Small-subunit ribosomal RNA, central domain from an uncultured Muribaculaceae bacterium, 349 nucleotides, folded computationally. Its mean pLDDT, the model's own confidence on a scale to 100, is 87. RNAcentral holds the full RNA, with entries from SILVA.
Context: one part of a larger RNA
């Protein structure tokens, strides 16, 4: 390499658009690239290989014969493929309805927390296993009343929605993306992957330039401890918050790539449609899209997956190939650093 493999032994690219590229629905003419047949050539001899002979057998020698392949040339046309016409079921328009924390902007709302100002009021107050550091007679703590920040939105809230993923949740408003159902009126294969490339991506961290109420690496103290660069407490910078920029990784998980078709059923939910029944009703039954739970067959090394597959096919991309050394060196690309992205090898077992 071929093979086999990828939920949990090595392996699914963190997600999506999308170029080559690969693969592609139905019907019918057509050409004859692919394939299929026949005929000529050409595949030097020796080996091999199949069938005889000859050395007493074999080894060995000697003969006959076959073989892929490539060309050339007449011919088939089912099936890939060129190309013409034709369909609609795949995609897609359109038209009616609908749900949704999907996105971006602005502007509003209450509670909580911290502060400020002032009333009340005293002697503790906060903290722990238990304490201390800490605040407190310059009145804290506790309670009332206005103020002011800044951040995150209590119930409702739920295997619940929505989003490609990361992610999204007080309320309004405005722009805007995607999805579902239903109709069947347009195009009429216009699909599917997807190396490269772009893009978008928690958190933490980087500029620059605001903000800082909580909380809180790092730092002090204070306990604890045999020590205690910890867990535990009191305080505290960078951060957490915004605006533009970079960075580009995370158990980026369902640890399960994308489409596509097929394969027993049962029940719960969210969004729609249709029908029957109700009309102070909220049901019954079908049917289409998520979303969950059980389980048949199948499947699996088992747990366990089982119409949402890990069944049972095809398409195309990514990955694997003992175990440390190593996700390291080196060398290239990116970054402003932090590093990230490619990726070994001696040597060991």
């Nucleotide at each position: 390499u071929u093979g086999g493999g990828u939920u949990u032994a090595a392996a699914g690219g963190g997600u999506g658009c999308g170029u080559a590229g690969g693969c592609g629905g139905a019907c019918u003419g057509u050409c004859a690239a692919g394939u299929c047949a026949g005929c000529g050539g050409u595949a030097a001899a020796a080996u091999u290989g199949a069938g005889a002979g000859g050395c007493u057998c074999a080894a060995c020698c000697u003969c006959u014969u076959c073989c892929c392949g490539c060309c050339g040339u007449u011919g088939a046309a089912a099936c890939u493929g060129g190309u013409g016409g034709u369909c609609u079921u795949g995609a897609g328009u359109g038209g009616a309805u609908g749900a949704g924390a999907a996105g971006u902007a602005c502007g509003c709302g209450g509670a909580a927390u911290g502060c400020g100002u002032g009333g009340u009021g005293u002697a503790g107050c906060g903290g722990u296993g238990a304490a201390a550091u800490g605040c407190a007679u310059a009145g804290a703590u506790a309670u009332c009343a206005c103020g002011c920040a800044g951040a995150a939105c209590u119930c409702c809230g739920a295997u619940u929605g929505c989003g490609a993923a990361g992610g999204c949740a007080g309320c309004g408003u405005a722009c805007c993306g995607g999805c579902a159902u239903c109709c069947a009126a347009c195009u009429g294969a216009c699909g599917c992957u997807g190396a490269a490339g772009c893009a978008c991506g928690a958190a933490a961290g980087c500029g620059u330039g605001g903000g800082u109420a909580u909380c809180g690496a790092a730092c002090a103290g204070g306990a604890u401890u045999a020590g205690a660069u910890a867990c535990c407490c009191u305080g505290g910078u960078a951060g957490u918050c915004c605006a533009c920029g970079c960075a580009g990784u995370a158990a980026a998980c369902g640890a399960u790539g994308a489409a596509u078709a097929c394969u027993a059923a049962u029940u719960g939910u969210u969004c729609g449609g249709g029908u029957c029944a109700a009309a102070u009703g909220a049901g019954a039954u079908c049917u289409g899209a998520g979303u969950g739970a059980u389980a048949c067959a199948g499947c699996g090394a088992a747990a366990g997956c089982g119409u949402u597959a890990a069944g049972c096919a095809u398409u195309c991309c990514a990955c694997c190939u003992g175990g440390g050394g190593a996700g390291u060196a080196c060398g290239c690309c990116g970054g402003c650093a932090a590093c990230g992205g490619u990726g070994a090898a001696a040597c060991u077992c």